[in-house]
This is a predicted structure of a 470-nucleotide part of an RNA (small-subunit ribosomal RNA, 3' major domain) from an uncultured bacterium. The coordinates come from a structure-prediction model, not an experiment, and the mean pLDDT is 84.
Context: one part of a larger RNA
RNA sequence: UGACGGGGACCCGCACAAGCGGUGGAGCAUGUGGUUUAAUUCGAUGCAACGCGAAAAACCUUACCUACUCUUGACAUACUUGGAAGCUCUUGUAAUGAGAGUGUGCCUUUUGGAGCCAAGAUACAGGUGCUGCAUGGCUGUCGUCAGCUCGUGUCGUGAGAUGUUCCGUUAAGUCGGAUAACGAGCGCAACCCUUACCCUUAUUUGCCAGCGAUUCGGUCGGGAACUAUAAGGGGACUGCCGGUGAUAAACCGGAGGAAGGUGAGGACGACGUCAAGUCAUCAUGGCCCUUACGAGUAGGGCUACACACGUGCUACAAUGGGGAAUACAGACGGACGCUAAGCCGCGAGGUGGUGCUAAUCCUAGAAAGUUCUUCGUAGUCCGGAUUGGAGUCUGCAACUCGACUCCAUGAAGUCGGAAUCGCUAGUAAUCGCGAAUCAGCAUGUCGCGGUGAAUACGUUCUCGGGUCUU
Numbered sequence: 001u002g003a004c005g006g007g008g009a010c011c012c013g014c015a016c017a018a019g020c021g022g023u024g025g026a027g028c029a030u031g032u033g034g035u036u037u038a039a040u041u042c043g044a045u046g047c048a049a050c051g052c053g054a055a056a057a058a059c060c061u062u063a064c065c066u067a068c069u070c071u072u073g074a075c076a077u078a079c080u081u082g083g084a085a086g087c088u089c090u091u092g093u094a095a096u097g098a099g100a101g102u103g104u105g106c107c108u109u110u111u112g113g114a115g116c117c118a119a120g121a122u123a124c125a126g127g128u129g130c131u132g133c134a135u136g137g138c139u140g141u142c143g144u145c146a147g148c149u150c151g152u153g154u155c156g157u158g159a160g161a162u163g164u165u166c167c168g169u170u171a172a173g174u175c176g177g178a179u180a181a182c183g184a185g186c187g188c189a190a191c192c193c194u195u196a197c198c199c200u201u202a203u204u205u206g207c208c209a210g211c212g213a214u215u216c217g218g219u220c221g222g223g224a225a226c227u228a229u230a231a232g233g234g235g236a237c238u239g240c241c242g243g244u245g246a247u248a249a250a251c252c253g254g255a256g257g258a259a260g261g262u263g264a265g266g267a268c269g270a271c272g273u274c275a276a277g278u279c280a281u282c283a284u285g286g287c288c289c290u291u292a293c294g295a296g297u298a299g300g301g302c303u304a305c306a307c308a309c310g311u312g313c314u315a316c317a318a319u320g321g322g323g324a325a326u327a328c329a330g331a332c333g334g335a336c337g338c339u340a341a342g343c344c345g346c347g348a349g350g351u352g353g354u355g356c357u358a359a360u361c362c363u364a365g366a367a368a369g370u371u372c373u374u375c376g377u378a379g380u381c382c383g384g385a386u387u388g389g390a391g392u393c394u395g396c397a398a399c400u401c402g403a404c405u406c407c408a409u410g411a412a413g414u415c416g417g418a419a420u421c422g423c424u425a426g427u428a429a430u431c432g433c434g435a436a437u438c439a440g441c442a443u444g445u446c447g448c449g450g451u452g453a454a455u456a457c458g459u460u461c462u463c464g465g466g467u468c469u470u
Base pairs, nucleotide, nucleotide: 005470007469008468009467010466011465012464013463015459016458019423020422021421022420023419026314027313028312029311030310031309032308033307034305035304042053043052064300065299066298067297068296069295070294073124077123078122079120080119081118082117083116086102087101088100089099090098091097106113107112126289127288129287130286131285135283136282137278138277139276140274142272147186148185149184150183151182152181153162154161155160165178166177167176168175192266193265194264195263197234198233199232200231201230202229203228207223208222211221212220213219237260240254241253242252243251244250316416320375321374322373323372324371325370326369333362334361337356338355342351343350344349382413387408388407389406390405391404392403393402429451430450431449432448433447434446435445
């Protein structure tokens, strides 16, 4: 100088408290440990690993195992020789093969050249092999916490101190005042995006107040008001008023206002910490393999299952389940695509072929909600696991190992011990919709809107953090 203390003072945070809903018990999904296995590829391991890398493991992916193959090699550059490349058929066995046919291109100075194929030779290729404790880059975390420093000056023999402390204040080292300090930098804030209000401009594919028509559908004529769209502006600054304060910074209350004191949300992450994570995104030093630790093909495995843990989904019901009728979104995506009407099927789906390069057409029925009705507290008209049968779709191919549908079956479960998690407002809770990945496969992830609460006295205690002091 720091760090630490079951030392002190002050302050903050869904940290506790006050509330609401969960997890821990059940079934299933998914990840992990363990065990098993020929292989169950590898990595991630307190918070900060465990629905994580993986925004899609039937083949491929794939790195693992078994079997069968190749050795200048699946891929790159250079040399020599020969030949277009390629396409089709037969055979074989999946790869490497064997045989037959077809083909004779492009540029050109007619020598050759570019590209491709085959053979040969060697330099080399290749490695998801090791080391993240040799590294770059990227990332997590403390933490969106308010801190971390520098120049000059001053003080101290010096390490260093001061500034950055103190008094107020703030979300903030934010600002004001004091002050041997005066300034400055990286952070804070602001500048950026979205959202909430208004104006101007524009008016189709969107809109429809008034006028007319109408097949009653903004459908048509038309309109440019409204909504909306998307470009440019305005608007909020403690600006105004009162009080408190030190006459300051600021705080409290009020007015006006769509919005009030950072309006709300996002992006944005200082100096550094954890030899944190990643050599399997990529790059890369060193080491190692080189007829194999490289490469190809088929099948299997990553999906195993006594068990243990994490994260979720569905429930245990009446604020509910079933039946009938009926209303209202937003944001996406769509030509190798999204697919309408109609018809067939109980249904998954099939058929059909319309529209759409999309404010035009389609996915598309929103669901909870509302109205009527039934069930009457029961392992039930709750719950749906499991299993049998029959099917649909994708795809060379659903046995290991896909999703969905119908019929039958109808398990555990009656609100969960110790313990533990999330959340302060359009939030929690609850309801559905979309997208990425993707042939197919979503309870995961990332978005979107609908309905829409309760509580916060307070800072004694738990956890984490900041400042000063010892």